This is a predicted structure of a 172-nucleotide RNA (FMN riboswitch aptamer (RFN element)) from Micromonospora yangpuensis.
NCBI's taxonomy places the organism under Bacteria, Bacillati, Actinomycetes, Micromonosporales, Micromonospora.
The model forms 100% of the base pairs in the Rfam consensus.
[in-house]
RNA sequence: ACGCGCUGGCGGGACUCGGUGUAAUUCCGAACCGGCGGUGAUCCACGGCCCCGGCCGUGGUAAGCCCGCGACCCGGACGGCUCUGCCGCCCGGUGGACCUGGUGAGACCCCAGGGCCGACGGUUGAGUGCGGCACCACCGCGCUCAGACAGUCCGGAUGGGAGACAGCGCGC
Numbered sequence: 001a002c003g004c005g006c007u008g009g010c011g012g013g014a015c016u017c018g019g020u021g022u023a024a025u026u027c028c029g030a031a032c033c034g035g036c037g038g039u040g041a042u043c044c045a046c047g048g049c050c051c052c053g054g055c056c057g058u059g060g061u062a063a064g065c066c067c068g069c070g071a072c073c074c075g076g077a078c079g080g081c082u083c084u085g086c087c088g089c090c091c092g093g094u095g096g097a098c099c100u101g102g103u104g105a106g107a108c109c110c111c112a113g114g115g116c117c118g119a120c121g122g123u124u125g126a127g128u129g130c131g132g133c134a135c136c137a138c139c140g141c142g143c144u145c146a147g148a149c150a151g152u153c154c155g156g157a158u159g160g161g162a163g164a165c166a167g168c169g170c171g172c
Stems, first nucleotide, its partner, number of pairs: 002171007010163001016030004032151001033118002035069004043060008064116002073093004078088004098114005120155003124146009
């Protein structure tokens, strides 16, 4: 150095201005954000070679939309419990989005331009019934009518997590 195991902490960013409206960081116009591993013709540093212009090697660095992973959601097996269910763990499923031009031997990655994508739940007003109250106000639950739709707000989440790193042990 490599492989395996254990432990430890770490491990996601982003709403500003204007418009409409009873109500919008949710709609419309403009603006803003981009997890992890890989690939890779970018760029940087060092070293080597030589025909002095490149080539080769090493290290670092470069993709939201190329390949895969994770979060969310769904199903199943197993285990535990205070057992109509909840929790843990494993397996499976689902799982978003790019073109045009340039350069070139070669580009979904470089350069230029124009596009596109982003889990689940919540969110507003009026009327009315019941309850909390002796009444009003207010609050909760239900119903009716109208409505407004989240990558960015709130919540599950002080969670989970791909993974990178550090320490220790074992093996070669």